[in-house]
Molecule: Bacterial RNase P class A
Organism: Alphaproteobacteria bacterium
RNA sequence: GCGGAUGGCCGGAUGGCCGCGGGCGGCAACGCUCGAGGAAAGUCCGGACUCCACAAGGCAACGGUGCCGGGUAACGCCCGGCCGGGGCAACCCGAGGGAAAGCGCCACAGAGAACAGACCGCUCCGCAUGCCGGAGCAAGGGUGAAACGGUGGGGCAAGGGCCCACCGCGGAGCUGGCAACAGUUCCGGCACGGCAAGCCCCACCGGGAGCAAUGCCAAAUAGGGACCUCACAUGGGCGGCCUUGGCCCGAGGUCCGGGUCGGCAGCACGAGCGCGCGGGCAACCGUGCGCCCAGAGGCAUGGCCAUCGAAGGGGGCGACCCCGGAACAGAAUCCGGCUUACAGGCCAUCCGCGCGC
Numbered sequence: 001g002c003g004g005a006u007g008g009c010c011g012g013a014u015g016g017c018c019g020c021g022g023g024c025g026g027c028a029a030c031g032c033u034c035g036a037g038g039a040a041a042g043u044c045c046g047g048a049c050u051c052c053a054c055a056a057g058g059c060a061a062c063g064g065u066g067c068c069g070g071g072u073a074a075c076g077c078c079c080g081g082c083c084g085g086g087g088c089a090a091c092c093c094g095a096g097g098g099a100a101a102g103c104g105c106c107a108c109a110g111a112g113a114a115c116a117g118a119c120c121g122c123u124c125c126g127c128a129u130g131c132c133g134g135a136g137c138a139a140g141g142g143u144g145a146a147a148c149g150g151u152g153g154g155g156c157a158a159g160g161g162c163c164c165a166c167c168g169c170g171g172a173g174c175u176g177g178c179a180a181c182a183g184u185u186c187c188g189g190c191a192c193g194g195c196a197a198g199c200c201c202c203a204c205c206g207g208g209a210g211c212a213a214u215g216c217c218a219a220a221u222a223g224g225g226a227c228c229u230c231a232c233a234u235g236g237g238c239g240g241c242c243u244u245g246g247c248c249c250g251a252g253g254u255c256c257g258g259g260u261c262g263g264c265a266g267c268a269c270g271a272g273c274g275c276g277c278g279g280g281c282a283a284c285c286g287u288g289c290g291c292c293c294a295g296a297g298g299c300a301u302g303g304c305c306a307u308c309g310a311a312g313g314g315g316g317c318g319a320c321c322c323c324g325g326a327a328c329a330g331a332a333u334c335c336g337g338c339u340u341a342c343a344g345g346c347c348a349u350c351c352g353c354g355c356g357c
Base pairs, nucleotide, nucleotide: 001353002352003351004350005349006348007347008346009345010344012308013307014306015305016304017303018302020035021034022033023032024031025030037328041339042338044337045336046335047334048333049210050209051208052207062206063205064204065203066202067081068080069079070078071077082096083094084093085092086091097201098200102199103198104195105194106193119141120140121137122136123135124134125133126132127130149167150166151165152164153163154162168190169188170187171186172185173184174183175182176181214265215264216263217262224256225255226254227253228252229251230250235249236248237247238246272291273290274289275288276287277286278285279284312323313322314321315320
């Protein structure tokens, strides 16, 4: 210098005028002060909080999670590691328990796809010497995503774990590690293909609904209840009809209770933020000091002007000049994550290659 990897940060600035929402002060006029984000987004996980249901616990069903250790209020998140895969490397990716418990599936091609099989071939024998018959083989070729252990040697008519060594696989032990796991020794002689984001098995976790939750205050009108006063039939209604008897229906006043409109709380001091110190590889934890950081709900966060301005575009050999004007997006109970969107810029660490000393 070029190319790359990882982690983090910023993401228009300053001032003026007008306006909008909250808070404080003021009788008022008005003044002071605060007012979007890293994702406020998707609503995908985990919680706080509230109501409903429910003795505790166990079992069953259903759903979820799934290597090991740690962090956390909790998690499907994060950190550290292990194993497998990719990359020269920094580093990245992995729904990463169980396929010798059982069931199921494995397209096309191919002889054969899981109780193996014989297409091309290889070997031996026979005599009728052929496009022949019989027997043996599965090493070689071919198909496939995958071919019933691999490589080398011995052996054999040719072959074959038939035998041997190493590798793989399985079992037992030892060493290191909290563990996942790694290393190693001995034994077995092939028996055991793949798929569990197919059923299933194992372990662990899980009640339901959500701030339009929920609680409090509470108007007019209509309707309900209690009591008091007045009226009380010549009326109406209530058995299928009639008679007798019974019951109900009115007006005014006082008080009570429920819900609706509306108002208040929930609701902004919190698993809070910044800096320092200590512990830890880290996630994170502890502690000291400092800070207060939107709170609407018919739902605010906007507009204009001035100065400055990154990228980008154009011109110039160049210093420089002109144009240009800031990405994605916008709270609604709150918090921890994940995912997705994002013009452009900055910082730190690391890797590879080239050149110079």